The RNA shown here (NiCo (Nickel/Cobalt) riboswitch aptamer) has 90 nucleotides and comes from an uncultured Dehalococcoidia bacterium.
The coordinates come from a structure-prediction model, not an experiment, and the mean pLDDT is 76.
Rfam family: NiCo (Nickel/Cobalt) riboswitch aptamer. For this family Rfam cites "Bacterial riboswitches cooperatively bind Ni(2+) or Co(2+) ions and control expression of heavy metal transporters" (Furukawa et al., Mol Cell, 2015). Rfam links the family to the GO terms cobalt ion binding and metal ion homeostasis.
C1' cells in the first nucleotide's frame, strides 16, 4: 500500500418476506362508485431507527399517513401503521 475478515455508525439498493396499489375470479350492491373473500408479481410505492420488561405480558420514542381547530408556515391535539432479513459505498 493493496486485499481479506469481523463490529459499529451513515446513507444508499433490491424482482427476499412483508404491506399498499393494481388487476383477475367469486359474493353483496348494482345505472355507476362501493364492500366482503380467494389468486396473480404486475414490480408502480415502501421495504423499517430504536427501547421497556425475563425470552413471556404490558408499554414507549422516532419516522410514515389521515383528521381538527384555520386558510399558509410551524407547532398542539385526535385517530391508525411503527417493521424480520439481504446488499453496495463510506
Nucleotide at each position: 500500500c493493496a486485499g481479506g475478515g469481523u463490529c459499529a455508525c451513515u446513507u444508499g439498493g433490491a424482482g427476499c418476506a412483508g404491506g399498499c396499489g393494481g388487476u383477475c375470479c367469486c359474493g353483496g350492491g348494482a345505472g355507476a362508485g362501493c364492500c366482503g373473500g380467494g389468486g396473480c408479481g404486475c414490480a408502480g410505492c415502501c421495504g423499517g431507527g430504536c427501547u421497556u420488561g425475563a425470552u413471556a405480558g404490558u408499554g414507549g420514542c422516532a419516522a410514515c399517513g389521515g383528521g381538527a381547530a384555520c386558510a399558509u408556515g410551524a407547532g398542539u391535539c385526535c385517530c391508525g401503521u411503527g417493521g424480520g432479513a439481504c446488499u453496495a459505498a463510506g